[in-house]
Model confidence (mean pLDDT): 76 of 100.
A computed fold for a 343-nucleotide RNA from a Burkholderiaceae bacterium, annotated as Bacterial RNase P class A.
The model forms 91% of the base pairs in the Rfam consensus.
RNAcentral holds the sequence, with entries from ENA.
It matches the Rfam family "Bacterial RNase P class A". It is annotated as a ribozyme. Rfam's curators write: Ribonuclease P (RNase P) is a ubiquitous endoribonuclease, found in archaea, bacteria and eukarya as well as chloroplasts and mitochondria. Its best characterised activity is the generation of mature 5'-ends of tRNAs by cleaving the 5'-leader elements of precursor-tRNAs. Cellular RNase Ps are ribonucleoproteins. RNA from bacterial RNase Ps retains its catalytic activity in the absence of the protein subunit, i.e. it is a ribozyme.
RNAcentral records the identical sequence in 2 taxa.
The gene name in the source record is rnpB.
RNA sequence: GGAGCAAGCCAGACCGCCGCUGGGGCGAUGCGCCGAAAGGCGGCCCUGGAGGAAGGUCCGGACUGCACAGGGCAGCGUAGCAGCCAACGGCUGUCCACCGCAAGGUGAGGAUCAGAGCAACAGAGACGAGUCGAAGCGGGGCCUCGCCCCGCUUCGGGUGAAACGGGCAAUCUCUACGCGCAGCAACACCGAAUAGGCCGGCAUCGAUGUGGCCCGCGGAGCCGGCGGGUAGGUGGCACCGAGCCGGGUGGGCGACCCCCGGCCCAGAUGAAUGGCGGUCACGACGCCGCGCCCGCAAGGGAGCGGCGCCGCACAGAAUCCGGCCUAUCGGCUUGCUUCACAC
Numbered sequence: 001g002g003a004g005c006a007a008g009c010c011a012g013a014c015c016g017c018c019g020c021u022g023g024g025g026c027g028a029u030g031c032g033c034c035g036a037a038a039g040g041c042g043g044c045c046c047u048g049g050a051g052g053a054a055g056g057u058c059c060g061g062a063c064u065g066c067a068c069a070g071g072g073c074a075g076c077g078u079a080g081c082a083g084c085c086a087a088c089g090g091c092u093g094u095c096c097a098c099c100g101c102a103a104g105g106u107g108a109g110g111a112u113c114a115g116a117g118c119a120a121c122a123g124a125g126a127c128g129a130g131u132c133g134a135a136g137c138g139g140g141g142c143c144u145c146g147c148c149c150c151g152c153u154u155c156g157g158g159u160g161a162a163a164c165g166g167g168c169a170a171u172c173u174c175u176a177c178g179c180g181c182a183g184c185a186a187c188a189c190c191g192a193a194u195a196g197g198c199c200g201g202c203a204u205c206g207a208u209g210u211g212g213c214c215c216g217c218g219g220a221g222c223c224g225g226c227g228g229g230u231a232g233g234u235g236g237c238a239c240c241g242a243g244c245c246g247g248g249u250g251g252g253c254g255a256c257c258c259c260c261g262g263c264c265c266a267g268a269u270g271a272a273u274g275g276c277g278g279u280c281a282c283g284a285c286g287c288c289g290c291g292c293c294c295g296c297a298a299g300g301g302a303g304c305g306g307c308g309c310c311g312c313a314c315a316g317a318a319u320c321c322g323g324c325c326u327a328u329c330g331g332c333u334u335g336c337u338u339c340a341c342a343c
Base pairs, nucleotide, nucleotide: 001339002338003337004336005335006334007333008332009331010330012280013279014278015277016276017275018274020049021048022047023046024045025044026043031042032041033040034039051314055325056324058323059322060321061320062319063183064182065181066180075179076178077177078176079175080094081093082092083091084090095109096107097106098105099104110174111173115172116171117168118167132156133155134154135153136152137151138150139149140148141147142146187235188234189233190232197226198225199224200223201222202221209217210216241264243263244262245261246260247259248258250257251256282311283310285308286307287306288305289304290303292301293300294299
């Protein structure tokens, strides 16, 4: 230097202006707007504001409601061994098998003396045992040499991955272990309008209505209370915790655990986390310039600098957390393997 393997990291930086959203403070307790109401919005200042996958919703938990003495069946899941973890189908170590020269990678790796099922092509015969040929023994038939038939035993050739002996459990099955069901649209609280329900009162001897009263008109309901449900609102829910960051000649091969110090770190519900401008950095393209290499030349190749223009991936929280899987422009770091060359 080429080709690889493993682990990890970044996901533009800074400044100015404008805006969105959570929290706190000030001011006010008034005013304006929306709403029937409950309630919500509106000022100024300070401060927090997406990800390594926030994604798919595949697995496991927290949390919540219902169910639940115990046992069994069914169903679903897992599968070498040992460990980590709140738990797991995740992770770590190791054995075995396979792939790779190697660094390493992959594994649906319990059981086929319980039972069932399956196997292309070739082959007489493929999972039930029999069949092709030869030899031996026994029995029978034919007039005999001998031949033919039946049964049993042994051996052999050929086909094929596999031929009375195996394979597949990524077919059912068996064994061991685990699993109650549903999910934040869970669940808890507050709770209208209208309609309907129950109770009480008034009312054709005219209630109620007709702007307050009387007359007049009209003519069958009206008023109050209670309770349930719905719309809607609040909590759950932004978390002192399976939390984050840093350190530890602390333990362990490792996953991980322990100790010390510091921090509090998004949160909506028509769903915030953005836009514009400037400087710098990175990348692609175009033009110009410079020197280098190959070549007789035409030309080709990589590099550096300047200018212009464009771009900066995949994708965006929605109860929270641990994993897995999938998507991802470009770039960086560390360790290791192998090949070539030089010393």